Small-subunit ribosomal RNA, central domain from Isosphaera sp., 349 nucleotides, folded computationally.
[in-house]
Context: one part of a larger RNA
């Protein structure tokens, strides 16, 4: 450079915003850069190719032709791309009117449970297991009642239900705030899609400083089990788990399926809207958005997928190229560190 690929075989970036770039709706005019046609110039010789010839052949050499796939220039064509101008509304966005929601941030409040403390009742066990023991208990435990304190999490509702770009989000109320959907067809008039770099967000664990600490619980101690038991089970228990500020930046960050647009049978269920005939209602029909299941065609190695495509096409980005060595070494860069990102080769099968 090119081919074929990326659900499960190697391969979709964890997710978004967006720079450059790439790509881009309908009608029309001008230009003629790309594009196409014709003419001219140049494209040294040798080499390559074709034909003929010379050394006895060949290599080699000579002659002629073709070619030199290109560049420059002149004239012309204008469908497509492009540039510039005008117009349009179906893409995109704004505006008006509505709707649903654990979307985000902050503050306040609530009950159950748990643990501890204090007091009352009570008087010998409790706890735990397969069975036990360690452990707790006459300095009165367990149980039970009352009061007080504290921290964390929010049972039922709860649902292949909802919201969010992803990570993720669940008690109640208030404040601030992002997005989506439906509808009117009121405005702008292609303002769009994607997105190398870049910037931001990013579960858990971990790190720094300060607070907090009920329960749980790495490490650790003890009791069991066992041949052993650095485990599984039991009794304890510190970091941590929680809050504030700042780092880390990973994951089975998964739908193991990048984003956008258009098109391509149906059936059925759920969520949120709008419309509709009928006097009203249970209900019916139409339509838009989202979430599931089954399934025609197609696709697929099959499993499966199937308007939420893995179908049919186009645009843009990321990535793969046999297994091990290895996500290692080295260099660079980021980080307080842990480590992250980038990322080989020898050798071997």
């Nucleotide at each position: 450079c090119u081919g074929g690929g990326c659900u499960u075989a190697a391969a979709g970036g964890g997710c978004g915003c967006g720079u450059a770039g790439g790509c881009g709706g309908g009608c029309u005019g001008u230009c003629a850069a790309g594009u196409c046609u014709g003419g001219g110039g140049u494209g040294a010789a040798a080499u390559c190719c074709c034909g003929c010839g010379g050394c006895u052949c060949a290599a080699c050499c000579g002659c002629g032709g073709a070619a030199c796939c290109g560049c420059c220039u002149c004239a012309g064509a204008u469908a497509c791309u492009g540039a510039c101008g005008g117009c349009c509304u179906c893409g995109a966005g704004g505006g008006g009117g509505g709707u649903a929601g654990g979307g985000g941030c902050g503050a306040g409040c609530g009950g159950a449970a748990c643990u501890a403390a204090u007091g009352g009742u009570g008087g010998a066990g409790c706890g735990g297991u397969g069975a036990a023991a360690u452990g707790c208990g006459u300095u009165g435990a367990u149980a039970u009642c009352a009061u007080u304190a504290g921290g964390a999490a929010c049972u039922c509702c709860g649902g292949u239900g909802g919201c969010g770009a992803a990570g993720g989000c669940g008690g109640c109320u208030c404040g601030c705030u992002g997005g989506a959907c439906c509808u009117c067809u009121u405005c702008u008039g292609a303002c769009g899609c994607u997105g190398a770099g870049g910037c931001g967000c990013g579960a858990a664990a971990g790190c720094u400083a300060g607070g907090g600490g009920a329960g749980c619980a790495a490490a650790c101690g003890g009791g069991a089990u066992u041949a052993g038991a650095u485990a599984c089970c039991c009794c304890g228990g510190u970091a941590g788990u929680c809050c504030u500020a700042g780092c880390c930046c990973u994951a089975a960050a998964c739908g193991u399926u990048g984003g956008g647009u258009a098109c391509u049978a149906g059936a059925u269920a759920g969520u949120g809207g709008a419309c509709u005939a009928g006097a009203c209602a249970u209900g019916g029909g139409u339509u838009c958005a989202c979430u599931g299941u089954c399934g025609a065609a197609g696709c697929a190695a099959a499993a499966g997928u199937g308007c939420u495509a893995a179908g049919u096409a186009c645009c843009c980005c990321g990535c793969c190229u046999g297994g091990g060595g290895a996500g290692u070494a080295u260099g660079g860069u980021c980080g307080c560190a842990a480590g992250g990102c980038u990322g080989a080769a020898a050798c071997u099968c």
Its Rfam family is "Bacterial small subunit ribosomal RNA". A reference for the family is Yusupov et al. (2001), "Crystal structure of the ribosome at 5.5 A resolution", Science.